[in-house]
RNA sequence: GCUCCUGUGGCGGAAUUGGUAUACGCGCGUGCCUUAGAAGCACGUCCCGCAAGGGUUAGAGGUUCGAGUCCUCUCAGGAGCA
Numbered sequence: 001g002c003u004c005c006u007g008u009g010g011c012g013g014a015a016u017u018g019g020u021a022u023a024c025g026c027g028c029g030u031g032c033c034u035u036a037g038a039a040g041c042a043c044g045u046c047c048c049g050c051a052a053g054g055g056u057u058a059g060a061g062g063u064u065c066g067a068g069u070c071c072u073c074u075c076a077g078g079a080g081c082a
Stems, first nucleotide, its partner, number of pairs: 001081007010026003019065001027045006046055003058074005
């Protein structure tokens, strides 16, 4: 230099044929339980906003009524070829 793969909450990881972004698990917070703890159970857990609502899938554009998903460029990581 060329080709291919990957990038989603704090972490792992789903999202089917383009149609509710963050299901499920871990972790964390609060409460219950306990003499106390562990385990277990309940609720909560991306951002802005009093709310209504809006934003968010590495970044920026494009296609579409609608994009995590398709297209282009860039960035980061990995693999192969030379």

A computed fold for an 82-nucleotide RNA from a Candidatus Staskawiczbacteria bacterium, annotated as transfer RNA. Its mean pLDDT, the model's own confidence on a scale to 100, is 80. Rfam family: tRNA. By type it is a transfer RNA. It was read from a public genome assembly.